[in-house]
Context: one part of a larger RNA
RNA sequence: UGACGGGGGCCCGCACAAGCGGUGGAGCAUGUGGUUCAAUUCGACGCAACGCGAAGAACCUUACCGGGGCUUGAACUGUAGUGGAAGUAUUUUAGAAAUAUUAUAUGAUCUAUCGCAAGAUAGAACUGCUAUAGAGGUGCUGCAUGGCUGUCGUCAGCUCGUGUCGUGAGAUGUUGGGUUAAGUCCCGCAACGAGCGCAACCCUCACCUCUAGUUACCAGCACUUCGGGUGGGCACUCUAGAGGAACUGCCGUCGAUAAGACGGAGGAAGGUGGGGAUGACGUCAAGUCCUCAUGGCCCUUAUGUCCCGGGCUACACACGUGCUACAAUGGGCGGUACAAAGGGAAGCGAAACCGCGAGGUGGAGCAAAUCCCAUAAAGCCGCUCUCAGUUCGGAUUGGAGUCUGCAACUCGACUCCAUGAAGUCGGAAUCGCUAGUAAUCGCGGAUCAGCACGCCGCGGUGAAUACGUCCCCGGGCCUUGUACA
Numbered sequence: 001u002g003a004c005g006g007g008g009g010c011c012c013g014c015a016c017a018a019g020c021g022g023u024g025g026a027g028c029a030u031g032u033g034g035u036u037c038a039a040u041u042c043g044a045c046g047c048a049a050c051g052c053g054a055a056g057a058a059c060c061u062u063a064c065c066g067g068g069g070c071u072u073g074a075a076c077u078g079u080a081g082u083g084g085a086a087g088u089a090u091u092u093u094a095g096a097a098a099u100a101u102u103a104u105a106u107g108a109u110c111u112a113u114c115g116c117a118a119g120a121u122a123g124a125a126c127u128g129c130u131a132u133a134g135a136g137g138u139g140c141u142g143c144a145u146g147g148c149u150g151u152c153g154u155c156a157g158c159u160c161g162u163g164u165c166g167u168g169a170g171a172u173g174u175u176g177g178g179u180u181a182a183g184u185c186c187c188g189c190a191a192c193g194a195g196c197g198c199a200a201c202c203c204u205c206a207c208c209u210c211u212a213g214u215u216a217c218c219a220g221c222a223c224u225u226c227g228g229g230u231g232g233g234c235a236c237u238c239u240a241g242a243g244g245a246a247c248u249g250c251c252g253u254c255g256a257u258a259a260g261a262c263g264g265a266g267g268a269a270g271g272u273g274g275g276g277a278u279g280a281c282g283u284c285a286a287g288u289c290c291u292c293a294u295g296g297c298c299c300u301u302a303u304g305u306c307c308c309g310g311g312c313u314a315c316a317c318a319c320g321u322g323c324u325a326c327a328a329u330g331g332g333c334g335g336u337a338c339a340a341a342g343g344g345a346a347g348c349g350a351a352a353c354c355g356c357g358a359g360g361u362g363g364a365g366c367a368a369a370u371c372c373c374a375u376a377a378a379g380c381c382g383c384u385c386u387c388a389g390u391u392c393g394g395a396u397u398g399g400a401g402u403c404u405g406c407a408a409c410u411c412g413a414c415u416c417c418a419u420g421a422a423g424u425c426g427g428a429a430u431c432g433c434u435a436g437u438a439a440u441c442g443c444g445g446a447u448c449a450g451c452a453c454g455c456c457g458c459g460g461u462g463a464a465u466a467c468g469u470c471c472c473c474g475g476g477c478c479u480u481g482u483a484c485a
Stems, first nucleotide, its partner, number of pairs: 001485002003482003007479007015469002019433005026324008034315002042053002064310007077133008087106004093100002109124006136299002139297003145293002147288003150284001152282001157196006163172003176187003202276004207244007217233002221231003247270001250264005326426001330385007342373003347366002352361003392423001397418007439461007
């Protein structure tokens, strides 16, 4: 100087407390451990691994296993020799395919030389074979590395120059009194300044104005098939560009006359207005050699590469994360209302018709403020069930189907009929959340042929509680002790 203390002081955070809803019990989904297996590819392991890499394992993917093939190789750049244009279309045989093999048709580009021309020769380009230099490796090392990332933590810290003090390591500044979300600001002070962080500048939401008016909108007028449908209009909504608006600016009280705190006015918004992006010096030899790059090591008729099939989907069990429930604030049936944000051309696909339905036929319109996906659902209004393992719950199983796709046996999603399990609110323990939040309700997107209870977004309805900082956890500053570095 740090680190540590079941030392002290001050302060913060859904840290506790006050509340609301969960997990832990059940069934299922999903990840992991374990076990099994020819293989169940690999990585990730307290927080900070475990719906994680994987924004999508039937084949492919795929790295694993079994079998069948290849060896200058699937892809790349050369060199030498040798043969052929390259290529395109169809085709025979063997085979599981890779691959090997047969036949036919078609196919002459560019340069140079010779030639009147037809054309010939050589080369280029492309390609078969042979040889060779080299390729290739998701093989090892993340404790050799770059890059990227997690984490403490959006915590308020981390440092430097000069000066001063100390023999020196170092200290001071950065401590102190106040204050702040903040090393934020004020005052004081052997310090005076500065840098990286904080804040602000950026995006978005909330208010207003101007500009603009189609595909959006419709107040007034007219027509109307009653649909902003048509004429028309640019007022309104909205869209998308430019500006304004909030600064403790104003008033009062407190305060050291300061920084600021509290209350009030006006205002759409008030003290960082809400949300996002933004992550200091560093820590964990944290993670990643399987994104990529890369040193070293290793393999080179195999640890490379092609193909078929299987596996990654196994199942006495254990754990994590979720979904659905256990019902009446509910289940069922009928009627009826209101979104936002997205996506669409090998795409979204309307109307109409067929089917109980998944879906099929159909093909209008739309590269989309125009058309489509697309009925939002919870809600509201009626009827019914009457507390039961039920008209709750839907697992499981049987049958029949639909769709995608060469192909749904291993191993897809969905529909219909039948079946109707556990489950009556969950031990110890444990998680999230402070407002348009929690809870609850549906909608969209990425990936994607198909496959979503996951992920990323969107809106609808919309709470309770916070006395407070003694305690638990994490963190910041000062101080103290130390046999630790």
Notes
A computed fold for a 485-nucleotide part of an RNA from a metagenome, annotated as small-subunit ribosomal RNA, 3' major domain. The RNAcentral record of the full RNA draws on SILVA. Its mean pLDDT, the model's own confidence on a scale to 100, is 84.